[in-house]
The part of an RNA shown here (small-subunit ribosomal RNA, 5' domain) has 519 nucleotides and comes from an uncultured bacterium. The RNAcentral record of the full RNA draws on ENA, Greengenes and SILVA. The prediction has a mean pLDDT of 81.
Context: one part of a larger RNA
RNA sequence: GAAUGAACGCUGGCGGCGUGCUUAACACAUGCAAGUCGAACGAGAAAGCUCUUCGGAGCAAGUAAAGUGACGAACGGGUGAGUAACACGUGAGAAUCUGCCCUUCAGUGAAGGAUACCCUCGAGAAAUCGAGGCUAAUACUGCAUACGUUUCUACGGAAAGAAAGACGGCCUCUUGCUGUCGCUGAGGGAUGAGCUCGCGCACUAUUAGCUUGUUGGUGAGGUAAAGGCUUACCAAGGCUAUUAUGGUUAGCCGACCUGAGAGGGUGAACGGCCUCAUUGGGACUGAGAUACGGCCCAAACUCCUACGGGAGGCAGCAGUGGGGAAUCUUGCACAAUGGACGAAAGUCUGAUGCAGCGACGCCGCGUGGAGGAUGACGGUCUUCGGAUUGUAAACUCCUGUUAAGUGGGAAGAAAUACCUAUAAAUAAUAAGUAUAGGGGAUGACGGUACCACUAGAGAAAGCUCCGGCUAACUUCGUGCCAGCCAGCCGCGGUAAUACGAAGGGAGCAAGCGUUAUUC
Numbered sequence: 001g002a003a004u005g006a007a008c009g010c011u012g013g014c015g016g017c018g019u020g021c022u023u024a025a026c027a028c029a030u031g032c033a034a035g036u037c038g039a040a041c042g043a044g045a046a047a048g049c050u051c052u053u054c055g056g057a058g059c060a061a062g063u064a065a066a067g068u069g070a071c072g073a074a075c076g077g078g079u080g081a082g083u084a085a086c087a088c089g090u091g092a093g094a095a096u097c098u099g100c101c102c103u104u105c106a107g108u109g110a111a112g113g114a115u116a117c118c119c120u121c122g123a124g125a126a127a128u129c130g131a132g133g134c135u136a137a138u139a140c141u142g143c144a145u146a147c148g149u150u151u152c153u154a155c156g157g158a159a160a161g162a163a164a165g166a167c168g169g170c171c172u173c174u175u176g177c178u179g180u181c182g183c184u185g186a187g188g189g190a191u192g193a194g195c196u197c198g199c200g201c202a203c204u205a206u207u208a209g210c211u212u213g214u215u216g217g218u219g220a221g222g223u224a225a226a227g228g229c230u231u232a233c234c235a236a237g238g239c240u241a242u243u244a245u246g247g248u249u250a251g252c253c254g255a256c257c258u259g260a261g262a263g264g265g266u267g268a269a270c271g272g273c274c275u276c277a278u279u280g281g282g283a284c285u286g287a288g289a290u291a292c293g294g295c296c297c298a299a300a301c302u303c304c305u306a307c308g309g310g311a312g313g314c315a316g317c318a319g320u321g322g323g324g325a326a327u328c329u330u331g332c333a334c335a336a337u338g339g340a341c342g343a344a345a346g347u348c349u350g351a352u353g354c355a356g357c358g359a360c361g362c363c364g365c366g367u368g369g370a371g372g373a374u375g376a377c378g379g380u381c382u383u384c385g386g387a388u389u390g391u392a393a394a395c396u397c398c399u400g401u402u403a404a405g406u407g408g409g410a411a412g413a414a415a416u417a418c419c420u421a422u423a424a425a426u427a428a429u430a431a432g433u434a435u436a437g438g439g440g441a442u443g444a445c446g447g448u449a450c451c452a453c454u455a456g457a458g459a460a461a462g463c464u465c466c467g468g469c470u471a472a473c474u475u476c477g478u479g480c481c482a483g484c485c486a487g488c489c490g491c492g493g494u495a496a497u498a499c500g501a502a503g504g505g506a507g508c509a510a511g512c513g514u515u516a517u518u519c
Stems, first nucleotide, its partner, number of pairs: 001519004006515005013365006019358002021323001026321003030318003035071003040068002048059004078276001080274001088200006096193002101189008109143001111141002118133006149160004165181006202248003209239003214236008251273004255266004278299005301312004329355001331354003337351001338349004368398004378389004402459001404454005412445001418438006462508005467489003473503005483491001485490001
């Protein structure tokens, strides 16, 4: 000098864009953060309103709430505790899986038994649980069939193994044709993931030896998959001064800071990968988890309890306590982008988009401009002549940024859906699909940005320094005292440009200085 996720002191007008627990991976009140589908399924209220012969009926409504089922919940969001490792980076590789998506081929037959919800009982303080009865499915079970597939094979073949329907359109009136979404088997692709290896990847020898599933082989098991991954047997290997093993520290990278570069330092924000979800262990479901807002066990802690037993997990977004030098709102909206589900309308989304707070950073703008000398008053200094503050002020003439007020006022939103036309397929001019056109709906931010007008210099400057390094000097006070002087040299003991104050000056400026850290 440059830089920072900074902090502290003094000061503080506005805007844009960023950014904000670096410490206790400490404990958490409260609310929200993952649901969706009635075009898979059975069942199914009430308030309220209307009518009434007061018995009830209708609408609400096949709606709400719940249940079975399906898909999602493995994404998105957070954290950096652990990890010195194929964790990461880079470059190769073979023995693999892959829901939804794209594409190709083949199929979608005929049956069955349950069960939740519900009803009737029962146990319990509760959480919840038990018994009996009724019922459905794209839930479940087996049977049939099998182009590919798998296994066996004497290569002739044999054996094994699937499925589910829903919503429309037309209709010959019998279940016939057809569209869309599904379902099943198989091939290919895409995407995602698992695995192996070369090289790179902190400090330490005041750590020199380490290892028994250890190193290799065979058989068996296991996995989606190679493999001591596991196991039985056999052999005695394997690593190491080119640093093994141990210890300490640490998420890694793209990048960021600095520097002419080489290098050095860092790993906040943004992006990729990994890791964890109170601590430790475990599996289940599933295409995918060994699963933050799932389950089981153990532990610590907190809460409820009728003492028998139960409930919980903010390193999601806000927020609280605590720790700390120190780090924000218990905000608005799904309008956009993206995601989940759905045929769609749509629902959900603390992702995201916005707003709020903080000079925390960067950038921009302003705090007025021109004229104005008897060089006023006051202050300070003085050789008492004057000098300086200083064109500075007053005064005159202007301007109108920002702030204030008034008026107007966005872009971000055109898709889906709807209507029309055309095309292919179709028996069809239905319906659906594709393409083109049409005219509409939808804005959290926000009456914001922006624009115009109005009045008026009015509302807006500080901080540090002035001995040398280093730009900027005098007076007074003090008297090795006081010193909140001090980065280094150093200053102060009676004339202190170095302490304190004042006047003046220098530098930077909505900031200035100090501290910490890096180059």

It matches the Rfam family "Bacterial small subunit ribosomal RNA". Rfam links the family to the GO terms structural constituent of ribosome and ribosome.